[in-house]
Molecule: small-subunit ribosomal RNA
Organism: uncultured bacterium
RNA sequence: GAGUUUGAUUCUGGCUCAGAGUGAACGCUGGCGGCGUGGAUUAGGCAUGCAAGUCGUGCGAACCCUUCGGGGUUAGCGGCAAACGGGUGAGUAACGCGUGAGUAAUUUUCCCUAAAGACGGACAUAGCUUCGCGAAAGCGGAGGUAAUUUCCGAUGUGGCCGAGAGACGACAUCGUCAUUCGGUUAAAGCAGGGGACCUUCGGGCCUUGCACUUUAGGAUGAGCUCGCGUCCUAUCAGCUUGUUGGUGGGGUAACGGCCUACCAAGGCUUUUGACGGGUAGCUGGUCUGAGAGGAUGGUCAGCCACACUGGGACUGAGACACUGCCCAGACUCCUACGGGAGGCUGCAGUCGAGAAUCUUUAUCAAUGGACGAAAGUCUGAAUAUGCGACGCCGCGUGCGGGACGAAGGCCUUCGGGUUGUAAACCGCUUUUAUCAGGAAAGAAACCUUUAACUCUAACAUAGUUGAAGCUGACGGUACCUGAAGAAUAAGCUACGGCCAACUCCGUGCCAGCAGCCGCGGUAAUACGGAGGUAGCGAGCGUUACUCGGAAUCAUUGGGUGUAAAGGGCAAGUAGGCGGUCUAUUAAGUGAGGGGUGAAAGCUCCCGGCUCAAUCGGGAAAUUGCCUUUCAAACUACUAGACUUGAGGGUGACAGAGGAAAACGGAAUUCGCAGUGUAAGGGUGAAAUCUGUAGAGAUUGCGAAGAACACCGGCGGCGUAGGCGGUUUUCUGGGUCACUUCUGACGCUAAAUUGCGAAAGCUAGGGGAGCGAACAGAAUUAGAUACUCUGGUAGUCCUAGCCGUAAACGAUGAGCACUAGGUGUUGGGACUUCGGUCUCAGUGCCGCAGCUAACGCAUUAAGUGCUCCACCUGGGGACUACGGCCGCAAGGCUAAAACUCAAAGGAAUUGACGGGGACCCGCACAAGCGGUGGAACAUGUGGUUUAAUUCGAUGCUACGCGAAGAACCUCACCAAGGCUUGACAUGUAGUCAGUAGGGUAUCCGAAAGGUGACCGACCCGUUUAGUCCGGGAAGCUACACAGGUGCUGCAUGGCUGUCGUCAGCUCGUGUCGUGAGAUGUUGGGUUAAGUCCCGCAACGAGCGCAACCAUUGCCCCAUGUUGCUACCCCACUCUGAUCUUCGGAUCUUGUGGGCGCACUCUUGGGGGACUGCCUGGGGUAACCAGGAGGAAGGUGGAGAUGACGUCAAGUCAGUACGGCCUUUAUGCCUUGGGCUACACACGUGUUACAAUGGCAGGUACAAUGGGUUGCCAACCCGAGAGGGGGAGCUAAUCUCAAAAAACCUGCCCCAGUUCGGAUAGAAGUCUGCAAUUCGACUUCUUGAAGUUGGAAUCGCUAGUAAUGGGAGAUCAGCUCGCUCCCGUGAAUACGUUCCCGGGUCUUGUACACACCGCCCGUCAAGCGAUGAAAGCCGGGGGUACCCGAAGUCCUACGUAGGUAGGCCGAAGGUAAAACUGGUGAUUGGCGCUAAGUCGUAACAAGGUAGC
Repeated sequence: GAGUUUGAUUCUGGCUCAGAGUGAACGCUGGCGGCGUGGAUUAGGCAUGCAAGUCGUGCGAACCCUUCGGGGUUAGCGGCAAACGGGUGAGUAACGCGUGAGUAAUUUUCCCUAAAGACGGACAUAGCUUCGCGAAAGCGGAGGUAAUUUCCGAUGUGGCCGAGAGACGACAUCGUCAUUCGGUUAAAGCAGGGGACCUUCGGGCCUUGCACUUUAGGAUGAGCUCGCGUCCUAUCAGCUUGUUGGUGGGGUAACGGCCUACCAAGGCUUUUGACGGGUAGCUGGUCUGAGAGGAUGGUCAGCCACACUGGGACUGAGACACUGCCCAGACUCCUACGGGAGGCUGCAGUCGAGAAUCUUUAUCAAUGGACGAAAGUCUGAAUAUGCGACGCCGCGUGCGGGACGAAGGCCUUCGGGUUGUAAACCGCUUUUAUCAGGAAAGAAACCUUUAACUCUAACAUAGUUGAAGCUGACGGUACCUGAAGAAUAAGCUACGGCCAACUCCGUGCCAGCAGCCGCGGUAAUACGGAGGUAGCGAGCGUUACUCGGAAUCAUUGGGUGUAAAGGGCAAGUAGGCGGUCUAUUAAGUGAGGGGUGAAAGCUCCCGGCUCAAUCGGGAAAUUGCCUUUCAAACUACUAGACUUGAGGGUGACAGAGGAAAACGGAAUUCGCAGUGUAAGGGUGAAAUCUGUAGAGAUUGCGAAGAACACCGGCGGCGUAGGCGGUUUUCUGGGUCACUUCUGACGCUAAAUUGCGAAAGCUAGGGGAGCGAACAGAAUUAGAUACUCUGGUAGUCCUAGCCGUAAACGAUGAGCACUAGGUGUUGGGACUUCGGUCUCAGUGCCGCAGCUAACGCAUUAAGUGCUCCACCUGGGGACUACGGCCGCAAGGCUAAAACUCAAAGGAAUUGACGGGGACCCGCACAAGCGGUGGAACAUGUGGUUUAAUUCGAUGCUACGCGAAGAACCUCACCAAGGCUUGACAUGUAGUCAGUAGGGUAUCCGAAAGGUGACCGACCCGUUUAGUCCGGGAAGCUACACAGGUGCUGCAUGGCUGUCGUCAGCUCGUGUCGUGAGAUGUUGGGUUAAGUCCCGCAACGAGCGCAACCAUUGCCCCAUGUUGCUACCCCACUCUGAUCUUCGGAUCUUGUGGGCGCACUCUUGGGGGACUGCCUGGGGUAACCAGGAGGAAGGUGGAGAUGACGUCAAGUCAGUACGGCCUUUAUGCCUUGGGCUACACACGUGUUACAAUGGCAGGUACAAUGGGUUGCCAACCCGAGAGGGGGAGCUAAUCUCAAAAAACCUGCCCCAGUUCGGAUAGAAGUCUGCAAUUCGACUUCUUGAAGUUGGAAUCGCUAGUAAUGGGAGAUCAGCUCGCUCCCGUGAAUACGUUCCCGGGUCUUGUACACACCGCCCGUCAAGCGAUGAAAGCCGGGGGUACCCGAAGUCCUACGUAGGUAGGCCGAAGGUAAAACUGGUGAUUGGCGCUAAGUCGUAACAAGGUAGC
């Protein structure tokens, strides 16, 4: 830095990841080289070999060789070494380690320097010889022998001891130097050479070298002491008897209780953590980190400890000794059973355990060590080598060209893309590997020879310097050269996000993945495979562990109102911190110097291996400790002073502050008495209960206990808990004023102590009311509750416990500073009497600032200082165990295993609420008519069936898809058939008696098969139906067709619903860390987010409205098929009059003309806009009323459906991805089915009748349809209908009769002259065909039904209700659907309630959004854990017994030694404590898709919660 809590946000907070590292291990893979590195586990056991010897110039002896000069070997004595080197980390929490001091309290072989010396003697002993014991290991007796073995004597430079006196130094004991006297104390030789001199011829003697003795000094190593530093644990708080000190003695190299005897009774630690428990070698360093830190201590280096386990000493300069000794124990081995031997935590190696760690190699060539005079010997130290990709570093696996972008693979939108210049192919190179050839450095010393110089008597010897010679395990290795040839050499992991990299196939909550979040239930970039891609590369991943990220223990660098976290409050001890001034000191502090801080490592520079890793040199660093000089501001110390902090004094003041005693009235209950009668009481409603034995009510009197109305107030007092009638007594604290006194006396506060609501406990009182438990009555599915009636503890008092609360301001105490405004309590000052100022409290609002936000804000959660307390994910767990307290209940302190990836705070948007406010809707109400009851129709469920095809399923499925299932439709069932197919396209072949037709025949249910007979087309070409070519059609074969098969949860499109509800959004701006808010909220208003006003908003979009068509009024135009007022003509005769009886006139009707006035048709205009008036309203929007008008406030009714919701519906309307099927899930056909029927539901029709039925008569429509059609007149039939044929492609003809209505008559309240189901018979029509299964007609039949339970539906006006008409589909078939016209109501007070919706607000633990969330018991499985009768261990201590080796002590002995004693390892006995494992049973806890019971919490969660 990222991921992960949420719908989203922010904060808190945990978990997880990316980085670096490792003595690693595992999986896959593996070419070379260099440098490193490699038993981390069983400090488990070990076969075998090697790892410490050397010296003959210390000694004697034996043997061998000899050039006779001598040389060699070595068992033993002797010397030195073996205390180093090498290994390991068990133990150790310690002066063990680190660092710095001290040693005046010490030692130091070998080495160096200096001084002095080294004389004379003596006794042994191994080897050896011999004898003996034993299996062996080994041991013993006798004899004789040497020394640089041992002993005695001498000397004494010196040393040591004692005594005396002096100088100097120091740190208390004391140290150093010089000096006098006394005592005491050393020694060893060997080798080389040799001129004088001597000689017993061995030599003496001299000299050189080595060795030896004493002393002093140095160097080195070691011992001891001290300051500081060095893990976790207080659920370890007290520990200690050699303990603390002293004296005497012993002991040591040395101080010391180190040891011992005696004396004293101390000592350590209290929090700076003793004592105990756990863990651990420490350090330089290493890893990580910006650093501070954290973790770690393998390799290398320093120190320590250990050496089978435990104990012990000996030798020695040094050990209490890794490859020495003694004893005990365990284990292993040998044994003749009597006894013996051994110690790989040395190098190799082996077994075991384990995830896991190498060669039984070479050489002393180099470096180093031991011994030696030296040559040299020894050296598993070391140097090399082998094995292991264990790590780091380097190199390589080729380079250039090469497009047809080959083939193959994979993907594909089928065009192509990608692998990919990759390959092939062409050219080039040769590192590495292979072969061959050449060929280093590591080597210089010692030594030998030799030259010069020094020592010397010396040309010996020895030393110094120079020259030459000798010496290589690795190894013919590094390196160089050559040869051939791209030849010998690439994998691993990942690809959902974090995190670079994507597609296909398979699988189908399976198999599996997973670090966290999470993937997988048929389209998986997350599983498995493939292709491709990314990353790293001889490696790559995984696992484990460490640091980091984690500021997630916070010194740097965190917090505590609500997220985890302020102790319930106070007093006060230790501690921490502390006002002003002056002076002193110099501990802290600052500056400079000195010492140290090993080397290696890290960093920088330089250098050597071709580079790098690695290695060498130099510098820097080592932040530390010690020491010294200086400074004196600050802190501190000491001394002195001050008054402002703190306290005292004086004078006032307020108060439910505390304790005790006394008193008071109201109320309640009870008792007694009176009056009085039937109820009272209680609840949502009741009941239990009280009451005729007199309640309740009311009056009077009495008794008892408890609590103190009004005043009373975010008023007062108190540290908190808490305190409320009145009076008295005692008593604590506070405030103000005066500035009078003291002079920093202060603040805070672990431990400690006190106080501490309610409940509870003990003892004794008291007990009116209230009231856990309990009883009853209700409620309820239940009701161990809520409600009611009773009621015991308790509540009250006294004394004593308990010690906890949401003991809260969820806010520790103190001091100081930082705008204000406005109340209020107490005191003071001033006042113009309004008020102003000030101190101390107590509230509200608010600025800066702070805060994640909410909020806090002089009463801080702001800014600072001081001190205390507390926190570190959720659960487990305010728990277990242990401890302390308590009479008990219980309290305080306080874990772990296990489990989850969250838990949580604040705020946001929604949704929801049996929260609130406002508003709307046939939502309720007010009405009218229905459904639910009957019969039938129709759809659905269910059942049945071979099949009863499929879909639709709360509202929003159910007269729905279906605007019409007898066949067809058709998808279902039975049966029969077909297979390039009923249908499309393409390729190849074929195609004249062919394709095709097929009346006949036969089989068949049909499809289909058979088949006499007929019999081809177009274009070119040609004399020509004549060969030929092409096409069409056909046939065969292959691609493919086909599918009402699946998935509506892969989809498009369309549709339903909320809802014709008024909402849904955006841009810019502003506010907010942000999600978001604002706008869109508010005041009015509207049908409306409609409009007005206001406003940090201003605008805009989709919706609303309007625009569109229709209807209602008027005008203009139009005039056939429409219309017919006026006029004309003809006919008719309804009637009247006249009549010459011929007829005329008037009137009525019909037809035709004229005409276009009217109706109407079609087209175009007008009209309605709150325009006008009055009132209300804010001079608004708008509302109410009115006028005019055909119509009035959207005139009516349509079309029109915002953002979205329901994974709503539809793959069976069509389209479409994927899957499935292909002689079948396709296609054809016949028959059946979708029409079944104990039942249930929805939607309808017809009714139940008199507002009616029947019969007769008489009126008035509109919209539509019609040539495969509508069908007139007329005729036939009782009718359905038949015949008939005029007219009409329609304002012309026709369907067509409108029906209710109206008039007249009958019926007379009945299962009827209501009702028409059911059934019989006879018919009609359509159609290939009405049996399953059509409609209609006539006659007969005449069922249920008398107005419908709970419940429920529609409708606000031309509406409901009621009456008929038309149309689509359609051969035929309708009670359905969609339209049309006729007749034509009632009611709406109103918004409390039901339902749905809108806006604002509130709560929320909901967000899949209340059909939400969620709690507890029980049941099941798994896991860890506590308790537990017991059982089995472990370590430590105490007491006692036994007591090895050994030191020491005592005694004896010439001595070796013997005897006794103290101590003493191991072992044993006993009783306790601690700790671990296990344990029948038992307690809770956690986890686990769909178990049981309830519903406790979240909304007023339905009884507010805690």